[in-house]
RNA sequence: ACCUCUUUAACUCAGUGGUAGAGCACUGGUUUCGUAAACCAGGGGUCGUGAGUUCAUACCUCACAGGAGGCA
Numbered sequence: 001a002c003c004u005c006u007u008u009a010a011c012u013c014a015g016u017g018g019u020a021g022a023g024c025a026c027u028g029g030u031u032u033c034g035u036a037a038a039c040c041a042g043g044g045g046u047c048g049u050g051a052g053u054u055c056a057u058a059c060c061u062c063a064c065a066g067g068a069g070g071c072a
């Protein structure tokens, strides 16, 4: 340099054009003599950046950036 994959909550990941989610973590509560566990509730998101397509994009297209892998 070229090719492929990948980027969504603090972390690990779902989400194949029409309301952004789960687990875990965090906060509060119930329970306990107390802690942990369990249960209930809650907070937390520019969906990597920019542009394009569309009535509408996390999702499709292009460029750029980060990460992983492949190649002689």
Stems, first nucleotide, its partner, number of pairs: 002070006011023003018055001026042005048064005